[in-house]
Context: one part of a larger RNA
C1' cells in the first nucleotide's frame, strides 16, 4: 500500500447496487415451508327448489373425510465427518431410467374383496377391536402375443383400464415393444496438506474354480485350492481439512483463502436397519435402541428448526415472529385452478463499493471574539455580519410510463384426414405484492461535518499547565522546571458520511 462476511472507539445527511450466525452440526415455545386432481371411485352436511298440512319424496349444491393416481427423492439448509475415484481432468462400460419427444402395435372377457358408511364396543389420551355392507383407472384369474424374454432351436412364456362426450381406434389415458433426449450407477490414468520423534502393514487379506447376489462388473458374499498383496517414489498410523470453478495479493512466478454465486459430495437430535418407489436406505416417512424435552387418569402415549421468521444460551460480534404469488421456477389438474419462507419484494445494519448533498456570487473599517506578541502588531479572515441567487438531497402534494411476456375466457378467419382435437393469425377482455423514471407545484439558506493526526519515518507548530510525575508510544525513543513527543488552548496537515484502532492475508 492493497484486501475483509470483521469487531471496537468518536462521529453520522440521502440514494443505488451488493452483503449480514465465521463461535456451540448447543438447546427450542409459536405461526408458516407439500400439496393436487371430481374428465379415476363410492358416498355426502348445510342450504336451495319442486311436490304435500306434515312426516317425507324428487331434483340441485357441494362442505368435511376416505379408497385410488401423480407428486412427496426436487427446491431449500449446513459443512459434522470424510486424505477417499469424495472432488478435478481425462477415458471406459458389465447396467438402470418415471414423467418429455419419435415409430410400429395392441388396448378381449370374468371374478372376489375392502375403505368410507352403519351397528356395538375398548381407553384419560394417542388410538383401536367385532359385526354388516358398497365402489373404482384399487386387486385377481382367463384369452390373445412379436422385431420382447428364455432356449437343448424342438418349443415355452408374459400385458392392460377407464374417462370426457350425442357421436372416439382419432382428445386425455393405459398395455407391451424399439429408439432418443435428459439423468443416474460402476471402473480406470493422472493430479489432490502435514508428519519417519508413526517401518513395517496385511487372513477375505492377495490370486483362482464354483455357487450366491446386484439393475451391473467385482471376495460383493460364501465353500474350496494357492500364499500371495501393499511398503523409504513413503505402505501403516497419527494430526488437519469438504473438493472445484473461482477470490485476495502480486510486475510476474508465487502465497494465502474456500464467505455471498455455480457445480460435485456428505449430513439431517445419536447410533443401526429396511420397507415403499423408476428413484431414498429418504431434513418436515417407518422400525428398533440411547440421550434429552413434554403430556399422562402410571396403564401408556408424542416430539425432533444445520427451512423462513423468532427465542435462549456461549460469543468481540452478525437482521423482521414483514408483504405477494405480479414476474421466474417447481408440483398437481384437460383447464379454469389451488400450493410453493423456492423466489419476488420492503424491513433493520455506513458493514463494503459507487454516486450527490451540507450551498453559489459579491462582501475590509481586514468589525467583535479567540489566541500570540518585541506591544508596533500579527493570525483565525472574505471567514462572519451584510446584500444579491439558486433549488440538487430531504419535506408536503399532484402525476402515472415501464416491469405485461405470455396464459386464460370469449367470437372470427385459414389450414390440418371426418373430431370434442392440433397450428398460424385477429379483435375484445383479465391478471403488479412492491419499486418508480422523468415532470409539475409549495416553501425557504432553511433539515445536513466530523475523526485522526502535528519529534523523525511523515504533511503539519506556537503557548500555558506538569516536573522521570502523571502520561505517551508502531520504531527509534519522550517527560527528573523554559517539553514543536505529556495535558489544554488557538493555529495548521490529511482524509472525509466517514476517520482511526485491532485482528488477519498478499
Nucleotide at each position: 500500500g492493497a484486501a475483509u462476511g470483521a469487531a471496537c472507539g468518536u462521529u453520522g445527511g440521502c440514494g443505488g447496487c451488493g452483503u449480514g450466525g465465521a463461535u456451540u452440526a448447543g438447546g427450542c415455545a409459536u405461526g408458516c415451508g407439500a400439496g393436487u386432481c371430481g374428465u379415476g371411485c363410492g358416498a355426502g352436511a348445510a342450504c336451495c327448489g319442486u311436490a304435500g298440512c306434515a312426516a317425507u319424496a324428487c331434483g340441485g349444491g357441494g362442505a368435511c373425510a376416505g379408497c385410488g393416481g401423480c407428486g412427496a427423492a426436487a427446491g431449500g439448509g449446513a459443512g459434522a465427518g470424510g486424505a477417499a475415484c469424495a472432488c478435478g481432468u481425462g477415458g471406459a462400460u458389465a447396467c438402470c431410467u418415471a414423467c418429455c419427444c419419435u415409430c410400429a402395435g395392441g388396448u378381449u372377457c370374468a371374478g372376489g374383496a375392502u375403505a368410507g358408511c352403519c351397528a356395538u364396543g375398548g381407553g384419560a389420551a394417542a388410538c383401536u377391536a367385532u359385526g354388516g355392507g358398497u365402489a373404482a383407472u384399487a386387486c385377481u384369474g382367463a384369452a390373445u402375443a412379436a422385431u420382447a424374454u428364455c432356449u437343448c432351436c424342438g418349443g415355452a412364456u408374459c400385458a392392460a383400464a377407464g374417462g370426457u362426450g350425442u357421436g372416439a381406434u382419432u382428445c386425455c389415458g393405459c398395455c407391451g415393444g424399439a429408439g432418443g433426449a435428459g439423468g443416474g450407477g460402476u471402473c480406470c490414468g493422472c493430479g489432490u496438506c502435514c508428519u519417519a520423534u508413526u517401518a513395517g502393514c496385511u487372513a477375505g487379506u492377495u490370486g483362482g474354480u464354483g455357487a450366491g447376489g446386484u439393475a451391473a462388473c467385482g471376495g460383493c458374499u460364501c465353500a474350496c485350492c494357492a500364499a500371495g498383496g501393499c511398503g523409504a517414489g513413503g505402505a501403516u498410523g497419527g494430526g488437519u481439512a469438504c473438493g472445484g470453478g473461482a477470490u485476495g495479493u502480486g510486475a510476474g512466478a508465487g502465497c494465502a483463502u474456500a464467505a455471498u454465486c455455480c457445480c460435485g459430495c456428505u449430513c439431517a437430535u445419536u447410533g443401526g436397519g429396511a420397507c415403499u418407489g423408476a428413484g431414498a436406505c429418504a431434513c418436515u416417512g417407518c422400525c428398533c435402541a440411547g440421550a434429552c424435552a413434554c403430556c399422562u387418569a402410571c396403564g401408556g402415549g408424542u416430539g425432533g428448526c444445520u427451512g423462513c421468521a423468532g427465542u435462549c444460551g456461549a460469543g468481540a460480534a452478525u437482521c423482521u415472529u414483514c408483504g405477494g404469488c405480479a414476474a421466474u421456477g417447481g408440483g398437481g389438474g384437460a383447464a379454469a385452478c389451488c400450493c410453493u419462507g423456492a423466489c419476488c419484494g420492503a424491513g433493520c445494519g455506513a458493514c463494503g463499493c459507487c454516486g450527490c448533498g451540507u450551498g453559489u456570487g459579491a462582501g475590509a473599517u481586514g468589525a467583535a471574539g479567540g489566541c500570540c506578541u518585541u506591544c508596533g502588531g500579527g493570525u483565525u479572515g472574505u471567514a462572519a455580519a451584510u446584500c444579491a441567487c439558486u433549488g440538487u438531497c430531504g419535506u408536503a402534494g399532484a402525476g402515472g410510463a415501464g416491469g405485461a411476456a405470455a396464459u386464460g375466457u370469449a367470437g372470427g378467419u385459414g389450414g390440418g384426414u371426418u373430431c370434442u382435437c392440433c397450428c398460424a393469425u385477429c379483435u375484445a377482455u383479465u391478471u403488479g405484492a412492491c419499486c418508480u423514471g422523468u415532470u409539475c407545484u409549495a416553501g425557504g439558506a432553511g433539515g445536513a461535518a466530523g475523526g485522526a493526526c502535528g519529534g523523525g519515518c511523515u504533511a503539519a507548530g506556537u503557548u500555558c499547565g506538569u516536573g522521570c510525575c502523571a502520561g505517551c508510544a508502531g520504531c527509534c525513543g519522550c517527560g527528573g522546571u523554559a517539553a514543536u513527543a505529556c495535558g489544554g488552548a488557538c493555529c495548521g496537515u490529511c482524509c472525509a458520511a466517514a476517520c482511526g484502532u485491532u485482528a488477519u492475508u498478499c

Record summary:
This is a predicted structure of a 506-nucleotide part of an RNA (small-subunit ribosomal RNA, 5' domain) from an uncultured soil bacterium. It matches the Rfam family "Bacterial small subunit ribosomal RNA". The coordinates come from a structure-prediction model, not an experiment, and the mean pLDDT is 82.